[in-house]
Context: one part of a larger RNA
């Protein structure tokens, strides 16, 4: 000096505790583990693995198996020789790779010899390796933790190790600011400074708007024209405990205090400090070392990664009336679109198919639901639930057996709210409701990450469980 303590003290945090909604039972999706298996490639493994790497395993991917080729190799490049301009075309075998035969052609400089550009083949030199070590390593990321710490310099003080500063007493979301003060300074962190939001103003009016004026239609900013308004997107403006009371020496606090669209960090987001786990990743990527080189490189089919007594995790749908079904109507916000999103029309119960207006998109188009209105059902395994089976079809791809989404008829399973236990969440938050994207022919998405719609309850308080954080006592730890 730190770590520990079922020592103490003081604080903090959805950590309890108030309170909503859920996992733990089902059934199906994922993802593991275990078993199997020719092969189920491979990494993640308390918290910090398990809808994770993978933002799309039918081929491909693919790294694994099981068969059949290759061997300077799939690419690129250097040296030698050798055929042959380049190049097309047919054939044999085969699953396909590949292997293998004919057959047509005949560049450019030189009168020629021959030289060059390219291709191809021997030979050589590089080569590959998703093989091995994340416990040689770079990058790069998870955690503790957006916790508030973590340091230096000069000075003091201690033989030293090391102390002070960083403690003390207030206060703070904050080592945040204030007094005291052998310590006075100063870094990297806190805050600000960056973006998106919530209000105003200017400034601009197209493809956005539509109040006034005019035309026009069955109707519609359809059309003249406008810039008020909404809105777009640029620059400002505003919030500083700025102002009043109180309390306090300040530094702060408290005000159902004013004014203000917004009040005390307005809200959210990027940002993650010295450093812990010899946390992860050699399969993103590079790279040291070691190992394969007719093979642990590589090319092709097929299979598998989808397997199934089980076992966990994560979810999605459900057990109903605050419900189901059937008609009718209404209202976003962000994205996306030419091998593309497609409106209308026509067929079909439907998936869809045919035509095809517009549109490289504030211009056209994918394109809501929940909610409100109106019928119907009346408590039951039901008009809840929809798994699972059969049967006919759609669509996309070379190709839907293994192993695809969908759709119509039929079947109609377990489930009646769910032990012990454990999660999330304090407001535009939980819950509920759909929308879109990335990946992507297609989809196994009920996942990711984003959008907006409806829209709550509860916090006395800080003993007690968890973590953290400062101070301080014990210790046969270090």
């Nucleotide at each position: 000096u730190g770590a520990c303590g079922g020592g103490g003290g003081c604080c903090c945090g959805c950590a309890c505790a108030a309170g909503c909604g859920g996992a733990g039972g089902a059934a199906c999706a994922u993802g593991u583990g275990g078993u199997u298996u020719a092969a189920u490639u491979c990494g993640a493994u308390g918290a910090u693995a398990c809808g994770c790497g993978a933002g799309g395993a039918a081929c491909c991917u693919u790294a694994c198996c099981u068969g059949g080729g290759c061997u300077u190799a799939a690419a690129u490049u250097g040296g030698u020789a050798g055929u042959g301009a380049g190049u097309g075309a047919u054939g044999u075998u085969g699953a396909a790779a590949g292997a293998u035969a004919u057959c047509a052609g005949a560049c450019c400089c030189g009168c020629g010899a021959g030289g060059g550009a390219c291709a191809c083949u021997g030979c050589u030199g590089a080569a590959g390796g998703u093989g091995c070590u994340g416990c040689a390593u770079g990058g790069u990321u998870g955690u503790c933790g957006u916790c508030a710490g973590c340091u230096c310099g000069u000075g003091c003080c201690g033989u030293g190790a090391g102390g002070u500063g960083u403690c003390g007493g207030g206060u703070u979301a904050a080592g945040u600011c204030c007094c005291a003060u052998a310590a006075c300074g100063a870094g990297c962190g806190c805050a600000a400074c960056c973006c998106c939001u919530a209000u105003c103003c200017u400034u601009a009016g197209u493809u956005g708007c539509c109040a006034a004026c005019g035309g026009g239609u069955a109707a519609u900013g359809c059309c003249g024209g406008g810039g008020a308004c909404u809105c777009u997107a640029a620059g400002g403006a505003g919030a500083c405990u700025g102002c009043c009371a109180c309390c306090g020496u300040a530094a702060g606090g408290u005000g159902c205090g004013a004014g203000g669209a917004a009040g005390g960090u307005g809200g959210g987001g990027a940002u993650g400090a010295c450093g812990u786990c010899a946390a992860a990743u050699c399969a993103g990527c590079a790279c040291g070392g070691c190992c394969c080189u007719u093979a642990c490189g590589u090319c092709c089919a097929g299979g598998g990664c989808u397997a199934c007594a089980c076992a966990c995790g994560u979810g999605u749908u459900a057990c109903a009336a605050u419900g189901g079904c059937c008609g009718g109507u209404a209202c976003a916000a962000a994205g996306g679109g030419c091998a593309g999103c497609a409106a209308g029309c026509a067929g079909g119960c439907g998936a869809c198919u045919g035509u095809g207006c517009g549109c490289g998109a504030a211009u056209c188009u994918c394109a809501a639901a929940a909610a409100c209105c109106g019928g119907u059902c009346u408590c039951a395994g039901u008009u809840c639930g929809g798994a699972u089976u059969g049967a006919a079809g759609u669509c996309u791809g070379c190709a839907a057996c293994u192993c695809g989404a969908c759709u119509u008829c039929a079947u109609g399973a377990a489930g009646u709210u769910g032990g012990a236990u454990u999660c999330g969440c304090u407001a535009g938050u939980a819950a509920u409701c759909g929308u879109a994207u990335a990946u992507c022919a297609g989809c196994a998405a009920u996942g990711a990450u984003a959008c907006g719609g409806u829209g709550a309850a509860u916090a006395c308080g800080u003993u007690c469980c968890c973590g953290g954080g400062c101070c301080u006592u014990g210790u046969a730890c270090a």
RNAcentral holds the full RNA, with entries from SILVA. The part of an RNA shown here (small-subunit ribosomal RNA, 3' major domain) has 478 nucleotides and comes from a metagenome. It matches the Rfam family "Bacterial small subunit ribosomal RNA".